RNAcentral holds the full RNA, with entries from ENA and SILVA.
Predicted 3D model of a 541-nucleotide part of an RNA (small-subunit ribosomal RNA, 5' domain) from an uncultured bacterium.
Context: one part of a larger RNA
RNA sequence: GAAUCACGCUGGCGGCGUGCCUAACACAUGCAAGUCGAACGCGAAAGCCUCCUUCGGGGGGCGAGUAGAGUGGCGACCGGGUGAGUAACGCGUGGGUGAUCUACCUUUGGGUGGGGAAUAACCGUGGGAAACCGCGGCUAAUACCGCAUAAGAUCAUUGAUUUACGGAUCAAUGAUGAAAGCGGGGGAUCUUUUCGGAGACCUCGCGCCCGAAGAGGGGCCCGCGUCUGAUUAGCUAGUCGGCGGGGUAAUGGCCCACCGAGGCAAUGAUCAGUAGCUGGUCUGAGAGGACGGCCAGCCACAUUGGCACUGACACACGGGCCAAACUCCUACGGGAGGCAGCAGUGGGGAAUUUUGGGCAAUGGGCGCAAGCCUGACCCAGCAACGCCGCGUGAGCGAUGAAGUCCUUCGGGAUGUAAAGCUCGGAAGCCGGGGACGAAGUAGGCAGGAUUAAUAGCCCUGCCUGUUGACGGUACCCGGUCUAAGCCCCGGCUAACUACGUGCCAGCAGCCGCGGUAAUACGUAGGGGGCAAGCGUUGUUC
Numbered sequence: 001g002a003a004u005c006a007c008g009c010u011g012g013c014g015g016c017g018u019g020c021c022u023a024a025c026a027c028a029u030g031c032a033a034g035u036c037g038a039a040c041g042c043g044a045a046a047g048c049c050u051c052c053u054u055c056g057g058g059g060g061g062c063g064a065g066u067a068g069a070g071u072g073g074c075g076a077c078c079g080g081g082u083g084a085g086u087a088a089c090g091c092g093u094g095g096g097u098g099a100u101c102u103a104c105c106u107u108u109g110g111g112u113g114g115g116g117a118a119u120a121a122c123c124g125u126g127g128g129a130a131a132c133c134g135c136g137g138c139u140a141a142u143a144c145c146g147c148a149u150a151a152g153a154u155c156a157u158u159g160a161u162u163u164a165c166g167g168a169u170c171a172a173u174g175a176u177g178a179a180a181g182c183g184g185g186g187g188a189u190c191u192u193u194u195c196g197g198a199g200a201c202c203u204c205g206c207g208c209c210c211g212a213a214g215a216g217g218g219g220c221c222c223g224c225g226u227c228u229g230a231u232u233a234g235c236u237a238g239u240c241g242g243c244g245g246g247g248u249a250a251u252g253g254c255c256c257a258c259c260g261a262g263g264c265a266a267u268g269a270u271c272a273g274u275a276g277c278u279g280g281u282c283u284g285a286g287a288g289g290a291c292g293g294c295c296a297g298c299c300a301c302a303u304u305g306g307c308a309c310u311g312a313c314a315c316a317c318g319g320g321c322c323a324a325a326c327u328c329c330u331a332c333g334g335g336a337g338g339c340a341g342c343a344g345u346g347g348g349g350a351a352u353u354u355u356g357g358g359c360a361a362u363g364g365g366c367g368c369a370a371g372c373c374u375g376a377c378c379c380a381g382c383a384a385c386g387c388c389g390c391g392u393g394a395g396c397g398a399u400g401a402a403g404u405c406c407u408u409c410g411g412g413a414u415g416u417a418a419a420g421c422u423c424g425g426a427a428g429c430c431g432g433g434g435a436c437g438a439a440g441u442a443g444g445c446a447g448g449a450u451u452a453a454u455a456g457c458c459c460u461g462c463c464u465g466u467u468g469a470c471g472g473u474a475c476c477c478g479g480u481c482u483a484a485g486c487c488c489c490g491g492c493u494a495a496c497u498a499c500g501u502g503c504c505a506g507c508a509g510c511c512g513c514g515g516u517a518a519u520a521c522g523u524a525g526g527g528g529g530c531a532a533g534c535g536u537u538g539u540u541c
Base pairs, nucleotide, nucleotide: 001541002539006536007535008534009533012390013389014388015387016386017385018383019382020348025346026345027344029343030342031341034074035073036072039071040070042068047062048061049060050059051058052057081301082300083299090226091225092224093223094222095221096220097219100218101217102216105214106213107212108211109210110209111208112207113147115145116144122137123136124135125134126133127132153176154175155174156173157172158171159170160169161168162167181206182205183204184203185202186201189200190199191198192197227273228272229271234264235263236262239261240260241259242258244256245255246254276298277297278296279295280291281290282289283288303324304323305322306321307320326337327336328335329334354380356379357378358377362376363374364373365372366371393423394422395421396420403414404413405412406411427482428480429479430478431477432476433475437470440466441465442464443463444462445461446460447459448458450456485530486529487528488527489526490511491510492509496525497524498523499522500521506513507512
């Protein structure tokens, strides 16, 4: 000098950052992942109005096809946290994949025909303290299942070209193998009709299915690099290789049967200890050393251990199953839970914040959209924890007040310091005004594109309305005195005297001070240094 600092004394303001380094210890409470009625079938209540009434009540309408749960789709694998484990292809860097996958998005080529059987919700009933579960009955779909058709898709066989040899291209034969609808608008015509409509037809939008390509994202493999210990010298049986198979999107002892006996190691195997890795950060003239907090990339983990299911992707933090420890409920039969998400609590500790506001912006999920959700995020709060900036006034003012200290008693110092006069304006406070951050979005009009169409959808422009948590904040104007400490003064090292003490009390980073004149202890005056901070401890260079 530096810091995720801590402690002591002190403390005016602002901006920007940062804030459990310890117990990956245990957690009360709230919130942190939903959304879509333009996929689908159901479908309330309060309240109000009204009719009937045996005055107990019952019916109808609005509320409302709303709330709500359910089926289904997409998302929940992102985002957020932590650093336990890991010395490893984990990470970094450079490659390979002729051994591979990819939902949504973009481009592009085709298609979207015709049927069926169920099941939740609901109703009935039963079991249970509860969590929840069973049985019977009804029903819908973009849920599920066949059929048809289909290619430059897949597979097999054959032939040809090419090659980096599990690739690409061409041809033939055979086999396999799809789909789902919903919404807006429309002048004729047609079908049906309970005369309200419904559909065919046309058109637009969103979807659905099968291909091809792209972008972005993964999986796997390899070269090199990646801490300490030899007071760890031998380690290894799926071990090393082959053949065949299983498994996977895919290579591979990844797994299995058989066969062989190999494989690693002094260029440090194995074992032990420590540790997430990196971009970077600190230091240093550099070489290097130390570190990896915030931010960014990758990895790993989600009470501990194991496992699979669903899915394009998980072996899945706020999903499931099993086992274990712990906590809670219980009618003792049985159940519930997982803050290393944001706040917050206890505990540990030298030590680390609010159970705040908002989706206004950015971003994400769903949705045609309006919109809904979002402790991501944006803000505010707390903390001098850090960096930066500002203020605590400026000018004039005595051979120099008072007080205090020193004194050779003459005087000297504090000291232009104060007082006083003149001036100034504010970081704060009071009063008045008052934002940028807003892009969008809705309605109307005009133009364009599509179209049979002047509907409708989409694009562009204009007008109008409307959207800000922060926040009555920043900022502007006017007024108004609210604010200095801490350490040091023997040398290193800038800064000296007096008194007290008397090897005592004490100081101290090193050398060393203190035993009667101590510039080294304590106090005072004075001085030096830094300054809303100043010192100290521990850590690193």